Overview
Pistol ribozyme, 67 nucleotides, folded computationally. The model forms 95% of the base pairs in the Rfam consensus.

RNA sequence: AGCCGACCGAGCGGCUAUAAACAGGAUUUAGGCUCGGUGCGUCCUGCCGGAAACGGCAGGGGUAUCA
Numbered sequence: 001a002g003c004c005g006a007c008c009g010a011g012c013g014g015c016u017a018u019a020a021a022c023a024g025g026a027u028u029u030a031g032g033c034u035c036g037g038u039g040c041g042u043c044c045u046g047c048c049g050g051a052a053a054c055g056g057c058a059g060g061g062g063u064a065u066c067a
Base pairs, nucleotide, nucleotide: 001016002015003014004013005012006038007037008036009035010034011033025066026065027064032040043060044059045058046057047056048055049054
């Protein structure tokens, strides 16, 4: 300097051409490292398609506690 931990900003952390991870204070949660925003993923309800696997649409909600 770049890339990565959903996206943008900030933080925390990792890696070196790759996009992962046992890292990111501890535990917890289906809820992704944290906060603000988004509402992507995840979860619930209804409807539809399908033999099934699974997929689509609408609505709801959007881990928590401690330090």